[in-house]
RNA sequence: CACGAUAAAGGCAAACCUGUUGUGAAGCAGGGACGCAAAGCCGUGAGUCUCCACAGAAAGCGCGCCGGAAUGGUUUUAUCCUGAGCCGCUUUGCUGCGAGAUUGUCUGGUUGCCGAAG
Numbered sequence: 001c002a003c004g005a006u007a008a009a010g011g012c013a014a015a016c017c018u019g020u021u022g023u024g025a026a027g028c029a030g031g032g033a034c035g036c037a038a039a040g041c042c043g044u045g046a047g048u049c050u051c052c053a054c055a056g057a058a059a060g061c062g063c064g065c066c067g068g069a070a071u072g073g074u075u076u077u078a079u080c081c082u083g084a085g086c087c088g089c090u091u092u093g094c095u096g097c098g099a100g101a102u103u104g105u106c107u108g109g110u111u112g113c114c115g116a117a118g
Stems, first nucleotide, its partner, number of pairs: 003115002011036002016031006034104001040110003045106002047102005054096003057092006064086002072081002
């Protein structure tokens, strides 16, 4: 340098349970150990997951607006062109390059204990 043992010393702690925070994914604390040689720290990218808000989609609703013009474009704000939709509300995580969660899914950066075999 690399590697990781039926080694030694120590470390962490999945599922699950209890409490608590959060809409949620999950977080934190205690118990508990399936595992882990970086399952220490940081957090880029990908993956997976969630969704109150944001944007969109779909469905539904409305004595809502609209063929003397909705909407979009242009403009000197006067006009000209287009020509059937528009607006609001509710629901569905359905979509996002939106907002988040996860590093014990992979990857990246950085630091580090021990020392058999090679």